[in-house]
RNA sequence: GCCGUUUCAGGGCAAACUCACCGAAAGGUGGGGACGCAAAGCCUCCGGUCUACGGGACGCACGUACCUAUGACAGCGGGGUUGCCGGU
Numbered sequence: 001g002c003c004g005u006u007u008c009a010g011g012g013c014a015a016a017c018u019c020a021c022c023g024a025a026a027g028g029u030g031g032g033g034a035c036g037c038a039a040a041g042c043c044u045c046c047g048g049u050c051u052a053c054g055g056g057a058c059g060c061a062c063g064u065a066c067c068u069a070u071g072a073c074a075g076c077g078g079g080g081u082u083g084c085c086g087g088u
Stems, first nucleotide, its partner, number of pairs: 001088004012037002017032006035075001041081003045078003048073003054068003057064002
């Protein structure tokens, strides 16, 4: 450097659901809990998806099933970066 087919040791992370808190929401953090994961460590650079407070559109107005990321997802894919064990 490549590989994770079988597998060891130490182990690691933690979906759904649930409780508390934060958030307008998507979602996040912590406790419980394990569906899975060899980068399910980290980073929004590219694509994708979700949300729409605010702004826009419509409306006299109340308001609205519309548009919008500067919000979110790294457990959607690609990319970047660091790294344990084993094999070669």
Molecule: c-di-GMP-I riboswitch aptamer
Organism: Pseudomonadota bacterium